[in-house]
RNA sequence: AAAGAGGGAAAGACGAUCGCUCCGACUUGCCGGAGAGGAAAGUCCGAACAUCAUGAGCAGGAUACUUCCUAACGGGAAGAUUCAGUGAUGGAUAGCUAGUGCCACAGAAAACAAACCGUCCGCCAGCCGGCGGAUAAGGGUGAAAAGGUGGUGUAAGAGACCACCAGUAUUGAUGGUGACAUCAAUAGCUUGGUAAACCUUAUUCGAUGCAAGGUCAAAUAAGGGAGGACUUCUUAGGAAUACGAAUUGCUCAGUUCGUCAGACUCCUGGGUAGACCGCUAAAGGUCAUUCAUUGAGUUGGAAUUUACUUCUGCCUCGAUGAUUGAUUCAGAUAAAUGAUCGUCGUUCCAUCUAUUGAUGGAAAACAAAAUUCGGCUUAUUUCCCUCUUUAGAA
Numbered sequence: 001a002a003a004g005a006g007g008g009a010a011a012g013a014c015g016a017u018c019g020c021u022c023c024g025a026c027u028u029g030c031c032g033g034a035g036a037g038g039a040a041a042g043u044c045c046g047a048a049c050a051u052c053a054u055g056a057g058c059a060g061g062a063u064a065c066u067u068c069c070u071a072a073c074g075g076g077a078a079g080a081u082u083c084a085g086u087g088a089u090g091g092a093u094a095g096c097u098a099g100u101g102c103c104a105c106a107g108a109a110a111a112c113a114a115a116c117c118g119u120c121c122g123c124c125a126g127c128c129g130g131c132g133g134a135u136a137a138g139g140g141u142g143a144a145a146a147g148g149u150g151g152u153g154u155a156a157g158a159g160a161c162c163a164c165c166a167g168u169a170u171u172g173a174u175g176g177u178g179a180c181a182u183c184a185a186u187a188g189c190u191u192g193g194u195a196a197a198c199c200u201u202a203u204u205c206g207a208u209g210c211a212a213g214g215u216c217a218a219a220u221a222a223g224g225g226a227g228g229a230c231u232u233c234u235u236a237g238g239a240a241u242a243c244g245a246a247u248u249g250c251u252c253a254g255u256u257c258g259u260c261a262g263a264c265u266c267c268u269g270g271g272u273a274g275a276c277c278g279c280u281a282a283a284g285g286u287c288a289u290u291c292a293u294u295g296a297g298u299u300g301g302a303a304u305u306u307a308c309u310u311c312u313g314c315c316u317c318g319a320u321g322a323u324u325g326a327u328u329c330a331g332a333u334a335a336a337u338g339a340u341c342g343u344c345g346u347u348c349c350a351u352c353u354a355u356u357g358a359u360g361g362a363a364a365a366c367a368a369a370a371u372u373c374g375g376c377u378u379a380u381u382u383c384c385c386u387c388u389u390u391a392g393a394a
Stems, first nucleotide, its partner, number of pairs: 001390010012344007020035005037366001041377002044375005049209004054253005060205005065079005080093005094200002099198002101194003116139002118135007147165006166190002168187008213277004223268005231240003242259006284328005290322008299313005346363007
């Protein structure tokens, strides 16, 4: 200097004038205070809160390496194994020996999978070759084809056997909270991939959502039509082990209502759409105190012959969690949170300057709270830090 990887911060500041909304006080027309983001966005997850739901089972959904954090999460932090990359780094993560599928084309054969070429033996032939048997070491096809190297052995071969190596399984030792790692022993055990394929296993999940829900006022046509359960007993009122309906998606049980004075279901008509609450003090933010755990640095002590190493105490600076205290905060409802001026700041351009810098001009992205909070994803401007690779110079 160039090309990359990861992480962080900010989103202008101050003042004046005028305007808008809310809250508080009160002398009732003026004073004080506050007023849209890092993503408010997407509506993707989790929860608070509200209403409904009786329990169990099934269906259905979600998650899936280990430990920790959290109210919880499909989130975050750190790690393990594996894949990609020269690297900084990034991606993936229950199970294919429970079962069923799929792997085009090519190829003899694609997993209970194999004999196309080739090799060997026997017979015929004696030119070419043909038939039968054996074989999976060599070659071919393919993304993938019955572990690798060297030998023994064989008609020729083959883990058929042997040595070493690799993988796998079992057992043990060491280290680690753990996922796992390293080492050793035994065993010829060694014939794929795919589960965001069906599926299996483990854990877990009620539904709907502030347009939730609640209070007040007002109005309407006792609105109309269709369907609809008759078993038994009885003191004739009713009751039930009968029947019907409702009750989260289904089933069972339970509960409630009803059985012609009709539960409930379906179709259709009319009235209302107003006001108030929910609506903002939270698992929130900031500052401080105490305690616990933990990282780094300095220092003291003990063990040890010294060093290394191990244990432990104080102090300083951090991180996480808990406790206590103080302080702080938009609440609109068709939707307020704005405009102008001045100074400074950031970025860019130009000129000058030995340099720090000075002067002038210009510009400023994505974008808008509507119940609240914790995450994820997406959009975008400027700056800072750390690390990797390449080239050159010292």